Predicted 3D model of a 93-nucleotide RNA (Glycine riboswitch aptamer) from uncultured Reyranella sp. Its Rfam family is "Glycine riboswitch aptamer". From the family's description: This family represents the bacterial glycine riboswitch. The coordinates come from a structure-prediction model, not an experiment, and the mean pLDDT is 76. The organism belongs to Reyranella, within Bacteria. Of the family's consensus pairs, 85% are formed in the model.
């Protein structure tokens, strides 16, 4: 000089799936809030195994694949991932 990966922070998009049933409770009515019960969702996080990769002959890394411990099924929060602005880094040449 050029500035990769991965990593902060702001933004903008973001899917699934029952505002289900029964008690209590809030409370002018309805809305809230706990607790039970069944039924379903997978893309916070977590756990398995794989293709594949790296040491070495037995390990160790690994998914949007499974599982659904956790979450979540109205809206809200939240949300893998992607995309845009900045940051700090500092592969490579």
């Nucleotide at each position: 000089a050029c500035g990769a990966u991965a990593c902060c922070u702001g933004u903008g998009g973001g899917a699934g799936a029952g505002c289900c049933c029964g008690c209590c409770u809030u409370g002018c009515u309805u809305u809230u809030g706990g607790c039970g019960g069944c039924g379903c969702c997978g893309a916070a996080g977590g756990a398995g195994c794989a293709a594949c990769c790296g040491g070495c002959c037995c390990c160790g890394g690994a998914a949007a694949c499974u599982c659904u411990c956790a979450g979540g099924c109205a809206a809200a929060c939240g949300g893998a991932c992607c995309g845009c602005a900045g940051g700090a880094g500092g592969a490579u040449g």